[in-house]
RNA sequence: AAGAGUUUGUUAGCGCCAGGACCGAAAGGUUGACGAGGAAUGACAGUUAUCGAAAGACUCGGCGGAUGCUGUCACGGCCUUAUAAAGCGGGUCGUUAAGGAGAAAGAAAAAGCAGAAUCAACACUGUAACAAAGGUUCUCCGGACACUUUA
Repeated sequence: AAGAGUUUGUUAGCGCCAGGACCGAAAGGUUGACGAGGAAUGACAGUUAUCGAAAGACUCGGCGGAUGCUGUCACGGCCUUAUAAAGCGGGUCGUUAAGGAGAAAGAAAAAGCAGAAUCAACACUGUAACAAAGGUUCUCCGGACACUUUA
C1' cells in the first nucleotide's frame, strides 16, 4: 500500500431542547417530521428549502444544519438570425447539459392490527391497505433576434 473478515457509526424530515404537551408520589423520564424525493459544475448572496400521507397538543414553539429554489459571476454543453463557414452578442440548460403541454406504467411510511416489554407515558418488533411531486417512457408543440468577416 492492497485485499478479506468482524464490530460500530453516518448517508439531512436531519441533530438538539430553556417553552408547551404527556407520564411519574418524587427524582426524573418521554414527545418534539410519517415516509417519497434531492449533492447532474463551482463560488457568493438571498430564502420560514420540494411532495404528498396522517393528525388536530400536531409535524406546535425555539436553536443549529441541510442535497431545494432564486439572483450574480466563473466554467462547460447545446441552439442561434431566408446558401455555407467562422466570429461577436444573444437564448437555454448543467455533463443524461433548451424548454413547454398531455398521457401511461410503477412506487411509501406513519396512523391501524398483532406481539413482546415498562409502574406509566413513550419507544421497539412484525404486518395488510392507501399518495403526491420528481424521475422514466410515449405523443405533440418548440429554439426568437442585432451585427462582423470570408466564400
The prediction has a mean pLDDT of 77. Predicted 3D model of a 151-nucleotide RNA (glmS glucosamine-6-phosphate activated ribozyme aptamer). Its Rfam family is "glmS glucosamine-6-phosphate activated ribozyme aptamer". Rfam links the family to the GO terms regulation of gene expression and catalytic activity.